[in-house]
RNA sequence: GGAGUCGGCCAGGCAAUCGCGCUGCAUCCUUGCGAUGCAGGGAGGAAAGUCCGGGCUCCACAGGACAGGGUGCCAGGUAACGCCUGGGGGGCGUGAGCCCACGGCCAGUGCAACAGAAAAUAUACCGCCUCGUUCUACUCGUAGAACGCGGUAAGGGUGAAAUGGUGCGGUAAGAGCGCACCGCGUGACGGGUAACCGUUCACGGCAGGGUAAACCCCACCCGGAGCAAGACCAAAUAGGGGAACGUCAGGUGUGGUCCGCACCGUUCCCGGGUAGGUCGCUUGAGGCAUGCGGCGACGCAUGACCCAGAUGAAUGAUUGCCACAGGUCGCUUGUCGACCUGCACAGAACCCGGCUUAUCGGCCGACUCCUUUU
RNA sequence: GCCGGAAUAGCUCAGUCGGUAGAGCAGCUCAUUCGUAAUGAGAAGGUCGUAGGUUCGAUUCCUAUUUCCGGCACCA
Numbered sequence: 001g002g003a004g005u006c007g008g009c010c011a012g013g014c015a016a017u018c019g020c021g022c023u024g025c026a027u028c029c030u031u032g033c034g035a036u037g038c039a040g041g042g043a044g045g046a047a048a049g050u051c052c053g054g055g056c057u058c059c060a061c062a063g064g065a066c067a068g069g070g071u072g073c074c075a076g077g078u079a080a081c082g083c084c085u086g087g088g089g090g091g092c093g094u095g096a097g098c099c100c101a102c103g104g105c106c107a108g109u110g111c112a113a114c115a116g117a118a119a120a121u122a123u124a125c126c127g128c129c130u131c132g133u134u135c136u137a138c139u140c141g142u143a144g145a146a147c148g149c150g151g152u153a154a155g156g157g158u159g160a161a162a163u164g165g166u167g168c169g170g171u172a173a174g175a176g177c178g179c180a181c182c183g184c185g186u187g188a189c190g191g192g193u194a195a196c197c198g199u200u201c202a203c204g205g206c207a208g209g210g211u212a213a214a215c216c217c218c219a220c221c222c223g224g225a226g227c228a229a230g231a232c233c234a235a236a237u238a239g240g241g242g243a244a245c246g247u248c249a250g251g252u253g254u255g256g257u258c259c260g261c262a263c264c265g266u267u268c269c270c271g272g273g274u275a276g277g278u279c280g281c282u283u284g285a286g287g288c289a290u291g292c293g294g295c296g297a298c299g300c301a302u303g304a305c306c307c308a309g310a311u312g313a314a315u316g317a318u319u320g321c322c323a324c325a326g327g328u329c330g331c332u333u334g335u336c337g338a339c340c341u342g343c344a345c346a347g348a349a350c351c352c353g354g355c356u357u358a359u360c361g362g363c364c365g366a367c368u369c370c371u372u373u374u
Numbered sequence: 375g376c377c378g379g380a381a382u383a384g385c386u387c388a389g390u391c392g393g394u395a396g397a398g399c400a401g402c403u404c405a406u407u408c409g410u411a412a413u414g415a416g417a418a419g420g421u422c423g424u425a426g427g428u429u430c431g432a433u434u435c436c437u438a439u440u441u442c443c444g445g446c447a448c449c450a
Stems, first nucleotide, its partner, number of pairs: 001370010012322007020042001022040007029032001044345001048356002051354005056226004063259004068222005073087005088102001089100004103217002108215002110211002125156002127152003131148008164182006183206001184204005189198003230279004240270006250264004272449003286305001288303006324342007331334001375446007384399004393430001402416004423439005
C1' cells in the first nucleotide's frame, strides 16, 4: 500500500419563527378536562414481521387421562425461550474466522420414479475361468468358435446411492480367502462434570447402505384466550322472534374427547340500541456509574436518576449557517471558491427478553492474509 | 391493535402420506355451412407468488418474504 474478518457505537448539528399533544403550577370567567402564561419532558435500532418466550388480566392463581403441538450434541446463563455464552463433533476458507433441525432407521412400518441383472432381499447383463459336447484349422495336440452344467464379483456398464480402500500373496479365474497398512466396530485403560477425545492395549475379517424438515420411538416442555384481556360509570332500544337443554340430568364456563371443579334460566342465531367517558397505562426481570465474582453469557453490592403515553391517534414545518456525499462551472490548480442535488430504513399504541427482515452513510477497537521498504 | 385463511394455464378451480401437473370455460387451427352460431376433431398454453434449505428428486416438507381476503367492541 492492497484485500478481508469480527465486535461495538452514531443515525446530521446549532439558531430563529410558527405550530402539535402530555404532566405540574399560577391566573381569568363563559366553571369547560375551557383559555392564557411559565416550567419539564415528547419515537427506534429496528418502534416492523407477529416468528418464539414471559409478565399482566379473565376463565378453578390451571387439576387428572388421552389426543394434539413444540424442542432435540454437552454444560452453563436466564423470569422463560426454539434465545445467549462456553465446549465437543462435522463442513468451508491459506488465515483471522464462518456455517450446521447435530437424539434414534439391530422397536416396528413405509418410500426409492426412470435406468439397471439386482434398490435391501441378495443377485448376474457384458466380461473372466474350469469342465463336457459339437464343429473348423493345421505344424496332430493344441488353437479358435458355438452350445450347455457350473465357479466368480477383479474389470465394464446403470444409477443420487451397488455390500470397506491400497498393495502383496494366493487361485482355473477370483474373492478378507490369507497377510501388512489405513479405515471400522466392541471391550478395557487413561483424560474430561459431560458431549467426547486418545502416537495406549486386547479382540473381531468387517457385522444389517440411504431417508425420521416419512409415519414413528425415546427424553424434556406446553391448559385456553388475549388490553377490542378485564373492571366501572353514563346513554339509548322492541327486554321482540327462533333454536338447544329439562334437575337421575343438561347447558355454559374459549379450540378436540372423557373426568373433575364452579354457576344456573343459561347459551346461541335473527332483529333492536349505543358506538361516549374513567381505570387498566406506564416505576420496570428499568436504564446509568463504580466496585467485586465469573473465560464468558451473566450475577451481586453501593450510589444517584425518572426518561412518550396519544386514542383518527401528538412527537412537526419553514428559513439561515455549518457538517457529509455526488455533480457542474471558475482560475489563484488548492486541505480553493460559487451553484445545484441528495442526506437511508422506517414511525410507539399494555409492557418486557429474543429472533428474523429492511437500512444512505460514518466513526472506533481487535485481528488475518498478500506485496514493498527499513 | 389482535386473531385466522389463501396464492396452481387468460378466468374459475382440482391435485395427500414427495416421483415427468389436470378439468371446465375462453383463445388458436381444421372439418361442417352459402355465411355465422352451435357441434365434432386437434394442437398449444404453467419456472405451482418469490427466495433459501432438507432430499437422489419438492406444487407437496421446513424457514424467511411479498400480495390479497375475512373476523372482532359494548347494552337489552